[in-house]
Predicted 3D model of a 109-nucleotide RNA (SAM riboswitch aptamer (S box leader)) from a Bacteroidota bacterium. Of the family's consensus pairs, 88% are formed in the model. Lineage of the source: Bacteria > Pseudomonadati > Bacteroidota.

RNA sequence: GUCUUAUCCAGAAAGGCUGAGGGUUAUGGCCCUGCGAAGCCUUGACAACCUCUCCGCUCCUGGCGGAAAAGGUGCCAACUCCAUCUCACUACGGUGAGGCAGAUAAGUC
Numbered sequence: 001g002u003c004u005u006a007u008c009c010a011g012a013a014a015g016g017c018u019g020a021g022g023g024u025u026a027u028g029g030c031c032c033u034g035c036g037a038a039g040c041c042u043u044g045a046c047a048a049c050c051u052c053u054c055c056g057c058u059c060c061u062g063g064c065g066g067a068a069a070a071g072g073u074g075c076c077a078a079c080u081c082c083a084u085c086u087c088a089c090u091a092c093g094g095u096g097a098g099g100c101a102g103a104u105a106a107g108u109c
Stems, first nucleotide, its partner, number of pairs: 001109001003107006013043005021032003026084004044076001046074001049072003053067006080101001085098005
């Protein structure tokens, strides 16, 4: 990198180095940013996808639900910041559902 499945309106920042961008890409909007962006490092937190452990149920090599947070990931502005394509509704401002794309996890080639 391919494919499959699940989730994406919750949650969680300090310090150091560095120095101008960043919010995936494109367009449009909106926003963050020298009171320090992105990146890297340290520490801390959040969460609970996978593993371990524990509890309950069960059709019992397993499955489902729950707890916990030791390990593997992830994550710590704004719904994945919003819209874009389709459908429905509409008090014509939008609202809802889905799709595309993306992110993460587990598996797969």